[in-house]
RNA sequence: GGUAGAGGUGCAUUGUUUAGGAGUAGGCUGCCGGAUAUGUCAGGCAUAGAAGAACGCAGUGAAAGGAAACAGUGCCGAAGUGAUAAUAACCUGAAUUAUUAUUGCUGGGCAUAGGGUGAAGAACUCUAUGACUGUCAUCAAUCACUUGAUGGAGCGCUGCC
Numbered sequence: 001g002g003u004a005g006a007g008g009u010g011c012a013u014u015g016u017u018u019a020g021g022a023g024u025a026g027g028c029u030g031c032c033g034g035a036u037a038u039g040u041c042a043g044g045c046a047u048a049g050a051a052g053a054a055c056g057c058a059g060u061g062a063a064a065g066g067a068a069a070c071a072g073u074g075c076c077g078a079a080g081u082g083a084u085a086a087u088a089a090c091c092u093g094a095a096u097u098a099u100u101a102u103u104g105c106u107g108g109g110c111a112u113a114g115g116g117u118g119a120a121g122a123a124c125u126c127u128a129u130g131a132c133u134g135u136c137a138u139c140a141a142u143c144a145c146u147u148g149a150u151g152g153a154g155c156g157c158u159g160c161c
Stems, first nucleotide, its partner, number of pairs: 001161005008076001010075009027060005036048004040094005079106011107133002110130008135152007
């Protein structure tokens, strides 16, 4: 350098079904009401509105992200996330979301606390803590199997060529 692998409630993703979202949002109709409402917020601009706005009531009435189960696919920096920049969402500023690029962090899952996203006591994510687990190094014990302590990080570890 190449090739093949290991960690395990391992990672990502696709499909089907189900619950939930929710009797919610939007639209339409009727009643009430009587001048504003909508595009994330502010300003602008645009659209609708006395041929009746918002709010409220009645009728009608979804979906997505996310979740669970099952069945597959690709894999072991699998993947996730922070920061910065660009592009898009009517224009400007702020924010948010998505994609891309650069760069930083994280071996892995779990639990607890706080923050963020979210309809949510679900889930995800960030920070901190805790034990568990895999791997390597050093030291000690052991006939051996192996055990214990300390420490490191995936640009790592193991087998073969």
A computed fold for a 161-nucleotide RNA from uncultured Mobilitalea sp., annotated as Lysine riboswitch aptamer. Its Rfam family is "Lysine riboswitch aptamer". Rfam's curators write: Riboswitches are metabolite binding domains within certain messenger RNAs that serve as precision sensors for their corresponding targets. Its mean pLDDT, the model's own confidence on a scale to 100, is 78. The sequence is in RNAcentral, with records from MGnify.